[in-house]
RNA sequence: UGACGACAAUAGCACACCAUCCGAAAGGUUGGGCCGCAAAGUCAUGGGUCUAAUGCUAAUUGCUAUGAUUGCCAGACUGCCGAA
Repeated sequence: UGACGACAAUAGCACACCAUCCGAAAGGUUGGGCCGCAAAGUCAUGGGUCUAAUGCUAAUUGCUAUGAUUGCCAGACUGCCGAA
C1' cells in the first nucleotide's frame, strides 16, 4: 500500500413513524425519532422495482418514463481505524 473486517477505538449516517413543505403520483426537502448500517459516503452507468403526468388505445381498473428508488442488486469514484 492492497486485500480483509475485531465482543478494538474515534467518529458518522438515520428505517419505520410524526410534523412541515414540494410533487399528478411514486417519492423527495426540513425538524424530531433511532430499525439498523464497515461505506446505509457520492454517481442514475447496467439490471430490477415503483409511479403514470404526458402520450397511445373505441374505452379503462390497460400500456407507456422523460419521473423515482444508491437503506433493491451490481458497477465506478472516494473515505476512518488497524486485531486476526